[in-house]
RNA sequence: CGGGGUGUAGCGCAGCCCGGUUAGCGCGCGUCGUUAAGGACGACGAGGCCGGAGGUUUGAAUCCUCUCACCCCGACCA
Numbered sequence: 001c002g003g004g005g006u007g008u009a010g011c012g013c014a015g016c017c018c019g020g021u022u023a024g025c026g027c028g029c030g031u032c033g034u035u036a037a038g039g040a041c042g043a044c045g046a047g048g049c050c051g052g053a054g055g056u057u058u059g060a061a062u063c064c065u066c067u068c069a070c071c072c073c074g075a076c077c078a
Base pairs, nucleotide, nucleotide: 001074002073003072004071005070006069007068010027011026012025013024020058029045030044031043032042033041034040051067052066053065054064055063
């Protein structure tokens, strides 16, 4: 430098193809209950505007452009 992939809650992921009300799941976390307690189970709850910017649209995590970070492959150099 070229090609491809990933980026969504603390962690791991789904949703993206085919735009549609309030963005979800598991684990973890908090409170409460059951228990002598721990663990476990149950109930409730907090927590993200979807890497960033711009654009299209009545409406964008989802489509388009640019860009950033990381990973893989290749090329170049050595």
The RNA shown here (transfer RNA) has 78 nucleotides and comes from a Fidelibacterota bacterium. NCBI's taxonomy places the organism under Bacteria, Pseudomonadati, Fidelibacterota. The coordinates come from a structure-prediction model, not an experiment, and the mean pLDDT is 81.